[in-house]
Context: one part of a larger RNA
RNA sequence: GGAUGAACGCUAGCUACAGGCUUAACACAUGCAAGUCGAGGGGUAACAUUGGCGGAGCUUGCUCUGCCAGAUGACGACCGGCGCACGGGUGAGUAACGCGUAUCCAACCUGCCCAUGGGUCAGGGAUAACCUUCCGAAAGGGAGCCUAAUACCUGAUGUUGUGAGAAGAAGGCCUCUGAUUUUCACGAAAGGCUUCGGUCGCCGAUGGAUGGGGAUGCGUACGAUUAGGCAGCAGGCGGGGUAACGGCCCACCUGGCCAACGAUCGUUAGGGGUUCUGAGAGGAAGGUCCCCCACACUGGUACUGAGACACGGACCAGACUCCUACGGGAGGCAGCAGUGAGGAAUAUUGGUCAAUGGGCGGAAGCCUGAACCAGCCAAGUAGCGUGCAGGAUGACUGCCCUAUGGGUUGUAAACUGCUUUUAUGCGGGGAUAAAGUGGGCCACGCGCCGCAUGAAUAAGGACCGGCUAAUUCCGUGCCAGCAGCCGCGGUAAUACGGAAGGUCCGGGCGUUAUCC
Numbered sequence: 001g002g003a004u005g006a007a008c009g010c011u012a013g014c015u016a017c018a019g020g021c022u023u024a025a026c027a028c029a030u031g032c033a034a035g036u037c038g039a040g041g042g043g044u045a046a047c048a049u050u051g052g053c054g055g056a057g058c059u060u061g062c063u064c065u066g067c068c069a070g071a072u073g074a075c076g077a078c079c080g081g082c083g084c085a086c087g088g089g090u091g092a093g094u095a096a097c098g099c100g101u102a103u104c105c106a107a108c109c110u111g112c113c114c115a116u117g118g119g120u121c122a123g124g125g126a127u128a129a130c131c132u133u134c135c136g137a138a139a140g141g142g143a144g145c146c147u148a149a150u151a152c153c154u155g156a157u158g159u160u161g162u163g164a165g166a167a168g169a170a171g172g173c174c175u176c177u178g179a180u181u182u183u184c185a186c187g188a189a190a191g192g193c194u195u196c197g198g199u200c201g202c203c204g205a206u207g208g209a210u211g212g213g214g215a216u217g218c219g220u221a222c223g224a225u226u227a228g229g230c231a232g233c234a235g236g237c238g239g240g241g242u243a244a245c246g247g248c249c250c251a252c253c254u255g256g257c258c259a260a261c262g263a264u265c266g267u268u269a270g271g272g273g274u275u276c277u278g279a280g281a282g283g284a285a286g287g288u289c290c291c292c293c294a295c296a297c298u299g300g301u302a303c304u305g306a307g308a309c310a311c312g313g314a315c316c317a318g319a320c321u322c323c324u325a326c327g328g329g330a331g332g333c334a335g336c337a338g339u340g341a342g343g344a345a346u347a348u349u350g351g352u353c354a355a356u357g358g359g360c361g362g363a364a365g366c367c368u369g370a371a372c373c374a375g376c377c378a379a380g381u382a383g384c385g386u387g388c389a390g391g392a393u394g395a396c397u398g399c400c401c402u403a404u405g406g407g408u409u410g411u412a413a414a415c416u417g418c419u420u421u422u423a424u425g426c427g428g429g430g431a432u433a434a435a436g437u438g439g440g441c442c443a444c445g446c447g448c449c450g451c452a453u454g455a456a457u458a459a460g461g462a463c464c465g466g467c468u469a470a471u472u473c474c475g476u477g478c479c480a481g482c483a484g485c486c487g488c489g490g491u492a493a494u495a496c497g498g499a500a501g502g503u504c505c506g507g508g509c510g511u512u513a514u515c516c
Base pairs, nucleotide, nucleotide: 001516002515003514004513006512007511008510009509010508013384014383015382016381017380019377020376021342026340027339028338030337031336032335035082036081037080040079041078043075044074047073048072049071050069051068052067053066054065055064056063057062058061089295090294091293098220099219100218101217102216103215104214105213108212109211113208114207115206116205118203119202120201121155122154123153124152131144132143133142134141135140161186162185163184164183165182166181167180170177171176191200192199193198221267222266223265228258229257230256233255234254235253236252238250239249240248270292271291272290273289274285275284276283277282297318298317299316300315301314320331321330322329323328348374350373351372352371356370357368358367359366360365387418388417389416390415398408399407400406423453424452425451426450427449428448460505461504462503463502464501465486466485467484471500472499473498474497475496481488482487
């Protein structure tokens, strides 16, 4: 000098863009953050419609009201499907195939999506809701009866597939792989809506796309005042398990394996793209944004599922908090806001699904603290402004020198003319979003445009001994104090405190901390 997710002091007009718990992965009140589908199903708690029956008012054909009816729109709860494994947060752990890069899988999986070519036959038994009933303070649970499905089960068929046997073109990378043909065995399905044209589905197969899983080479912090370490530990054979390879797990056998090219142990740490600095080489950092990983009160476990060993799922154990009728229960903000605590220190318990994107749905649509906006904060960067031109009796005051002449503040002010960014007030209009959609809805917006008023509403901070741009007076008298280093101060201090003047930067200026 540059830089910062900064903090502190003094000061502070506006706009745009970006940013905002670096500390306690500390504890959390409250609200919201994942639902959706009635075109899968049985149904009908609420609302509305329609119809029926009754009552009241009266204008005698209307209004109000009660009951009944799933008949209709719809729909709480329930069964079922898809989603909840995405999106969002955090960086505790991890020195590791975790990450980066490159390669491989002839050792693998992949819901929704795309393409191709097939199929969708015949039956069955349950169960929730509802109803009845019991236990419990509650959370919740038990029993009985009825019932539906795209829920569940059985049988059939079976191109292709899987397994086994046979033949076998061809190929390779050691174990080998394998087009094709054939025999045997095993193994599927679900319907809904419809204007009857279709449309949304369902089943199994092949291929693709996407997403993942695994293996390996190289790279990846510090310490030798850590030198030996390892017992499923290293390898084999056979099995189990897995989507798949593998001591991943197990029985048996062998005795290996790693290490001064740093094993093991200890400490520290999420990694990268990138960021800062530097002429570069290098050094330092990893906040915001993007990719990957890990975690979700702490530890462990599996279930469901295409996918989890699952932040707002389950079970067990633990700590903590809460409720309790003392028997027993409930909870997990490292989601968005917000609270307490810690701290030098970090924001609103805001608006909208209009756009972008996601989930469900045939669609309308519903949900979406993702996202887009707004609010707060000089915490950063950029832009604009605080006027412009003229104006010397070089006015007054202040300060300084003095030979009383002067010098400086200083074109600065006054005064004259001008402008209106900004400010304040008034008025206007509808761009973009916007593609779509049956109709329609429409956040931000005080944006934008025009008019009026009037220089009006807007300048400070640090420094002035040398380094280092900028000096004089007064006060103080080794006191009070200053200080980054050298050093100033003991009676004329350019170094302390004040003033005048000056220098630098300027909506900021200094100080502190950290990096180069």
Molecule: small-subunit ribosomal RNA, 5' domain
Organism: uncultured Bacteroidales bacterium